[in-house]
């Protein structure tokens, strides 16, 4: 330099052929307990990597970048 995969909650990851973004674990609160653990219930937490373009509307489509991983040279 070229090609491919990926970037979404603190972590691991779903998701939608364009229409208000989710799970598990974790944090916090509650029930239970003498107290804890476990279990159960609930709450909070996200400019969906960045900037543009298309569109009434973009996490999703298009372009250019940035970062991570792999392959070729």
């Nucleotide at each position: 330099g070229c090609c491919g995969a990926g970037g979404u909650a603190g972590c691991u990851c779903a998701g939608u052929c364009g229409g208000u973004a989710g799970a598990g674990c974790g944090c916090c609160g509650g029930u239970c307990u003498g107290a804890a653990a476990a279990a159960c219930c609930g709450u909070a937490g996200g400019u969906c990597g960045a900037c543009a373009g298309u569109u009434c509307g973009a996490u999703u489509c298009u372009g250019u970048c940035c970062c991570u991983c792999g392959g070729c040279a």